[in-house]
Transfer RNA from Candidatus Magnetomonas plexicatena, 72 nucleotides, folded computationally. Its Rfam family is "tRNA". Gene Ontology term of the family: triplet codon-amino acid adaptor activity. NCBI's taxonomy places the organism under Bacteria, Pseudomonadati, Nitrospirota, Nitrospiria, Candidatus Magnetomonas. RNAcentral holds the sequence, with entries from ENA and Rfam.
RNA sequence: GCGCCACUAGCUCAACGGUAGAGCAGCGGACUCUUAAUCCGUUGGUUCCUGGUUCGAAUCCUGGGUGGCGCA
Numbered sequence: 001g002c003g004c005c006a007c008u009a010g011c012u013c014a015a016c017g018g019u020a021g022a023g024c025a026g027c028g029g030a031c032u033c034u035u036a037a038u039c040c041g042u043u044g045g046u047u048c049c050u051g052g053u054u055c056g057a058a059u060c061c062u063g064g065g066u067g068g069c070g071c072a
Stems, first nucleotide, its partner, number of pairs: 001071007010024004018055001026042005048064002051061002
């Protein structure tokens, strides 16, 4: 220098163009002599940035950023 892949909650990951979700973690409660475990409830998001397409974009397209892999 070129090609490919990934980027969504604190972490790990879902989500065929139509209300952004789960598990774990956190918080509150139940249970327990207490803790842990278990169970119930609950908080938490500018979906990496930018512009475009569309009635509507996490999703499609352009450019950029970060990380990873490969080639030279």